Context: one part of a larger RNA
RNA sequence: UGACGGGGGCCCGCACAAGCGGAGGAACAUGUGGUUUAAUUCGAUGAUACGCGAGGAACCUUACCCGGGCUCGAACGGUGCAGGAAUACUACAGAGAUGUGGUAGCUAGCAAUAGUCUGUAUCGAGGUGCUGCAUGGUUGUCGUCAGCUCGUGCCGUGAGAUGUUGGGUUAAGUCCCGCAACGAGCGCAACCCUUGCCAUUAGUUGCUACGAAAGGGCACUCUAAUGGGACUGCCGGUGACAAACCGGAGGAAGGUGGGGAUGACGUCAAGUCCUCAUGGCCCUUAUAGGUGGGGCUACACACGUCAUACAAUGGCUGGUACAGAGGGUUGCCAACCCGCGAGGGGGAGCCAAUCCCAUAAAGCCAGUCGUAGUCCGGAUCGCAGUCUGCAACUCGACUGCGUGAAGUCGGAAUCGCUAGUAAUCGCGGAUCAGAAUGUCGCGGUGAAUACGUUCCCGGGUCUUGUACA
Numbered sequence: 001u002g003a004c005g006g007g008g009g010c011c012c013g014c015a016c017a018a019g020c021g022g023a024g025g026a027a028c029a030u031g032u033g034g035u036u037u038a039a040u041u042c043g044a045u046g047a048u049a050c051g052c053g054a055g056g057a058a059c060c061u062u063a064c065c066c067g068g069g070c071u072c073g074a075a076c077g078g079u080g081c082a083g084g085a086a087u088a089c090u091a092c093a094g095a096g097a098u099g100u101g102g103u104a105g106c107u108a109g110c111a112a113u114a115g116u117c118u119g120u121a122u123c124g125a126g127g128u129g130c131u132g133c134a135u136g137g138u139u140g141u142c143g144u145c146a147g148c149u150c151g152u153g154c155c156g157u158g159a160g161a162u163g164u165u166g167g168g169u170u171a172a173g174u175c176c177c178g179c180a181a182c183g184a185g186c187g188c189a190a191c192c193c194u195u196g197c198c199a200u201u202a203g204u205u206g207c208u209a210c211g212a213a214a215g216g217g218c219a220c221u222c223u224a225a226u227g228g229g230a231c232u233g234c235c236g237g238u239g240a241c242a243a244a245c246c247g248g249a250g251g252a253a254g255g256u257g258g259g260g261a262u263g264a265c266g267u268c269a270a271g272u273c274c275u276c277a278u279g280g281c282c283c284u285u286a287u288a289g290g291u292g293g294g295g296c297u298a299c300a301c302a303c304g305u306c307a308u309a310c311a312a313u314g315g316c317u318g319g320u321a322c323a324g325a326g327g328g329u330u331g332c333c334a335a336c337c338c339g340c341g342a343g344g345g346g347g348a349g350c351c352a353a354u355c356c357c358a359u360a361a362a363g364c365c366a367g368u369c370g371u372a373g374u375c376c377g378g379a380u381c382g383c384a385g386u387c388u389g390c391a392a393c394u395c396g397a398c399u400g401c402g403u404g405a406a407g408u409c410g411g412a413a414u415c416g417c418u419a420g421u422a423a424u425c426g427c428g429g430a431u432c433a434g435a436a437u438g439u440c441g442c443g444g445u446g447a448a449u450a451c452g453u454u455c456c457c458g459g460g461u462c463u464u465g466u467a468c469a
Stems, first nucleotide, its partner, number of pairs: 001469002003466003007463007015453002019417004026308001029305005034299002042053002064294004076124008087104007107114002126283002129281003135277002137272003140268001142266001147186006153162001155160001166177003192260004197228007206218003210215001231254001234248005310410001314369007326357003331350002336345003376407001381402007423445007
C1' cells in the first nucleotide's frame, strides 16, 4: 500500500421488511447429471453451466457408430510429361457411393492466342484432431457499481503519501465550501434512439364536417420531416449569504419525465482453437474426403427451467365488442364450393398505409352444471384420417371418434416483482419443406405494498486491528 475481520462509523440496492404471484408435490415439454449403448458427437459446471452454443437433429444438418467403397483427393492455384476433345441422352448391376456398357456430338478465333477434359508425377491441399494454461478477436461477471489514474508541485531516506481526505449535498469523485496543492484524463452526466404535448410543412393507398358510391375536401385521425417545450426557469420555506433539499404555481410533462442504446482501470490463467483467425504439436491409402443405414430422440433414477392443472372470480353452449406490432413472389392467399374437422378445390388481389395472413382473446349479455375425482383435469392408449417431404418404422405436426391416468394448492428450503410494473389474456416475427409449452417482440385488462434499515446477502466510502501478500 492492499486484502481480510463472527471490528467500528456513514450510505446504497426487491438485500431484508410490507405485499402480490410462483417454483419445491402431480403428469407433460425441454436441458443436464447418471446409467445404458456399436454410437448415445462435442462444448458449457457456484453466483457468472443446466428451454445454454442449437434463431428450430426424420435424410441432410452431423462432428458419433456400423457397413460397403476412394487416395493429388469433394473444392482451389501452379508446374512437368502423355493423351485427346468439351458435352448430352440412356441401359444394366448395386442400399447408395460407384462400376460396366450403348447412342449422338466433338473446340473457338484471320492471327497472336484463349479455353475444356483424362491419366500420371510433384509443390501446395485437407483435419469440428490436441493445447482457450501459447494467442488474436469476441463474450460473461463484479456492475451502469462510482470509481480508476496521470502531469507538475509539496511531504517522506524509502516503499509511498498528498491531490481523491474533511463539512454539507447528490443517482453519481454530482456540485458547493474548506484545505500544499494546482490542473488534467478515462468513467458519471449530456449529446443518440424511442415514448408522452404542441406547431409548421406535406395529403395517397390514409381521413371524412359533404347520407352511400362516384366526385369533392385535407378540418380531424394518422403518417413522417423540421421545429418548440423542462432549465430547479418562477414563488415560499430550510440551509453557511453556498451547493442543495422541502412545499407550491403554471404546465401534456417537474426535478435524470418513462424506456433503450451506451459497461472506466481492472478481476476470475472465467468461456470460446466446434463461428472465424492463428503459434506449436499430431494424422497424411487416414485423425482427410464421398456414401447407405443407425445414433444424437435410449431410461431403475437425480436436478434445473417452462407450459397445463387441481376448478364455480370456474367449465361448457349460444350471441356480441374493442388492439398493436409484424410478415408476404420458391410468397401471403380473398370470395365461392366440398369436408364434422385437420384440410381439399378454386382462382381474384397484392412486390403491399391499397390485397392477403386476420375471426384477437380475456371482456360483456344469456343459458346450463351444483362441489362430485365431477360437464374439473387432460396424460396415456386404440381406430380412422390430413399435410409437408425422395422418405414420417426407429423419429414429425395436426384432425375426428373412443379411452379418461396422476392431480383436491404442494415438507424443509427457495424465486421474481415497486406501476401501466406484478398478475392475467391473446397476436406476430426470426429459424423454417415440415416440425415451439422455447426465444424475440406486440398490444388488451390491470392490482397490492414499502413503517422502516435492527437483522440476512451484495456493494461503496472513512477509520481501526492483523502472525496474510
A computed fold for a 469-nucleotide part of an RNA from an uncultured bacterium, annotated as small-subunit ribosomal RNA, 3' major domain. The full RNA is in RNAcentral, with records from ENA and SILVA. Model confidence (mean pLDDT): 81 of 100.